[in-house]
Context: one part of a larger RNA
RNA sequence: GUCAACGAGUUCCCGGCGGGAGCAUAGCUUAAGCUCAAACGAGCGUAGGCGAAGUGAAAGCGAGCCUUAAACGGGCGAAACAUCAAACAAGUUCCCGCCGUUAGACCCGAAACCGAGUGAUCUAACCAUGGGCAGGCCGAAGGUCGUUUAACUGCGGCCGGAGGGCCGAACUCGUACCUGUUGCAAAAGGUUGGGAUGACCUGUGGUUAGGAGUGAAAGGCCAAUCAAACUCGGAGAUAGCUGGUUCUCUGCGAAACCUAUUUAGGUAGGGCGCCGCACCAACUUCGGACGUGGUAGAGCACUGGAUGGGCGAAGGGACCUCAACGUCCGCUGAGCCCAACCAAACUCCGAAUACGUCCCGAUCAUGUGCGGCAGUCGCACUGCGAGCGCUAACGUCCGUAGUGGAGAGGGGAACAACCCAGAUUCCGCGAUAAGGUCCUCAAGUCCAAGCUCAACGUGAAAGGAUAGUCCAACCUUAAGACAAGCGGGAUGUAGGCUCAGAAGCGGCCACCAUUCAAAGAGUGCGUAACAGCUCACCGCCCGAAGGUUGGGCGCCGAAGAUGUAACGGGACUAAGCUUGGCGCCGAAGCCGGAAGUGCGACCCAUCACGUCGCACGGUAGCAGAGCGUUCCGCAACCGCAGAAGACGAAUUGCAAAAGCCGUUGGAGGUUGCGGAAGUGAGAAUGUUGAC
Repeated sequence: GUCAACGAGUUCCCGGCGGGAGCAUAGCUUAAGCUCAAACGAGCGUAGGCGAAGUGAAAGCGAGCCUUAAACGGGCGAAACAUCAAACAAGUUCCCGCCGUUAGACCCGAAACCGAGUGAUCUAACCAUGGGCAGGCCGAAGGUCGUUUAACUGCGGCCGGAGGGCCGAACUCGUACCUGUUGCAAAAGGUUGGGAUGACCUGUGGUUAGGAGUGAAAGGCCAAUCAAACUCGGAGAUAGCUGGUUCUCUGCGAAACCUAUUUAGGUAGGGCGCCGCACCAACUUCGGACGUGGUAGAGCACUGGAUGGGCGAAGGGACCUCAACGUCCGCUGAGCCCAACCAAACUCCGAAUACGUCCCGAUCAUGUGCGGCAGUCGCACUGCGAGCGCUAACGUCCGUAGUGGAGAGGGGAACAACCCAGAUUCCGCGAUAAGGUCCUCAAGUCCAAGCUCAACGUGAAAGGAUAGUCCAACCUUAAGACAAGCGGGAUGUAGGCUCAGAAGCGGCCACCAUUCAAAGAGUGCGUAACAGCUCACCGCCCGAAGGUUGGGCGCCGAAGAUGUAACGGGACUAAGCUUGGCGCCGAAGCCGGAAGUGCGACCCAUCACGUCGCACGGUAGCAGAGCGUUCCGCAACCGCAGAAGACGAAUUGCAAAAGCCGUUGGAGGUUGCGGAAGUGAGAAUGUUGAC
């Protein structure tokens, strides 16, 4: 890993609701126990419980009670009727189902906590008693001899044999690297290395025990287990966590939000789903009328911001003055005016949508209340409106709509969230959507007109192009344009001021006039300032287009890592782009035919059949209807002339499944109607067995 078997919402009490049954015109019901009975069970048993009355915290009072000093009141209740009948008013007990509470409570799963015991044959320390350490080297104290010294002493030779001394086997340890890593081995092997007379190594016997021991201390060791050993027990500890949870069909079908939470991956109430009952047009959408508002936009009337100009209070500076007055200023500048602006926390204004109310009409459909049962409270992307962020993110957080979630099909090359479209089943040269129509690949190598030459299409910006090209408008031009060439480009005047200088050309102010064909109180270069060059402008020459702006499609800008690789590919000059037109293809959508199921209607006393209409994607989840397994009751059967089981194609049922026949097998088994459950496996790193 496969196969087989086993493997998970159970049971008791109590409570809520639904269904069924009994009794009931205020009732319903027994518990323990007793008696009978072979048993199932039956009878007795009225103690108690629920209901028939409420109200108050309560004492209590009572069709009323409470509040209060008391209620004009208020709260919760009762109350049709003069009476009777009818009617109205209902409960209670048991069974079944769903749910809840207490229990292990759907199953498996901790790490841990506590108790009682078992361990020092491993290892730590200690105790008792034994054992072991080749060989070599160094040569302490001390002694002795000689010599020396006045003496203490010094020096030399020899003897001596100290040492947690030196080198190095046994022994012991385990430094570094390699091999090994399903090993030779749950720690080894090889090479290398430390100690090797000592705080040494070692045999045997013994002592210390779990919050305890032992520890030259590493949280080390205490039997391959140690920040608290192992065994059994409390024990099915607890697990807001992970995993798993077994047959079929049918109807409906969510949520990932709000509020709260020692709350954030949990839970509760609400919202959204399902089922039942009731009410019944109350609901939705569209049209109409009347309203609400301060968003988009816009504006500057307020609050603020902010640009230029004018007027300019006031301040400041300079001159003058004893001071004051006065004069001047190119500095600062409130305020006012003109012009043009900005604002989520500005508004003199102000939509579209949205929302509310009402009325009428339409609308293949809901809506509201009550009760029961859930699931959901991790959401995602896309469009639009905002915040945060970098107008970054498959970012984050709100609002709003859609889709996914829980949605298949067609398109988008591939691609939950984009475009089209919502799959009950089968059928069809059916008609279409999005998207396509040269080949891949179903359908136009379709029609008309224009554009593009860049393989643009088939990736990108600011910016760039005196000539990419097409279109439009305007201007100049035979009264001669544009470009080139030749010539002129002057005078008052060096305008005034300022300034060392300011002569067209530093700056400020002004920007006139003259002569002219024309020429600025000057376009740029230049000078210290002049000078000089040049332009505007004019004339001559030449002889036909020139210029500006806007638009369409193109060009450059354009560099990446495995391989073309930025049309899906081939390829295409249209099979590209723009505009118009006619066809066709194209889906599980639509239409047509047939069928199934659900709901409704018609027909009918009712059911069935029939006819008609509508519906039938689906996760969590709710509801309904069934299949099968084991056992039991009642009734009835089958079987050695062959039961169960096993293996088989065709048959029946939407399915779970069923049945027939044959072979095998060799002794039990089944049907109908009911009942009860150890009742259905593919998953749980499931358990056991086999291979």
Large-subunit ribosomal RNA, domain II from Candidatus Hodgkinia cicadicola, 691 nucleotides, folded computationally. NCBI's taxonomy places the organism under Bacteria, Pseudomonadati, Pseudomonadota, Alphaproteobacteria, Candidatus Hodgkinia. The RNAcentral record of the full RNA draws on SILVA. The coordinates come from a structure-prediction model, not an experiment, and the mean pLDDT is 83.